[in-house]
RNAcentral holds the sequence, with entries from ENA. Predicted 3D model of a 72-nucleotide RNA (transfer RNA) from a Candidatus Spechtiibacteriota bacterium. It matches the Rfam family "tRNA". Its family is annotated with triplet codon-amino acid adaptor activity in the Gene Ontology. The source organism's lineage runs through Bacteria, Bacteria candidate phyla and Candidatus Spechtiibacteriota.
């Protein structure tokens, strides 16, 4: 330099045009003589950045940034 994949909560990842979710973690409460395990409730996201298409974009298209892999 060329090609491909990935980027969503603190971490690991779903979602695939119309409400942003799960597990773990975190906070509060229950429970215990106490701790762990367990149960209930809750907080936390400009969906990497910008533009385009659309009534509507996390999702489709283009550009850029970052990471990973392959080729040279």
């Nucleotide at each position: 330099g060329c090609c491909a994949g990935c980027g969503u909560a603190g971490c690991u990842c779903a979602g695939u045009g119309g409400c942003a979710g799960a597990g773990c973690a975190c906070u509060u409460c229950c429970a215990u003589g106490g701790u762990a395990a367990g149960g209930a409730a809750g907080g936390g996201g400009u969906c990497g950045g910008g533009a385009g298409u659309u009534c509507a974009a996390u999702c489709c298209u283009c550009c850029c940034c970052g990471c990973u892999g392959g080729c040279u």
The same sequence occurs in records of 2 taxa.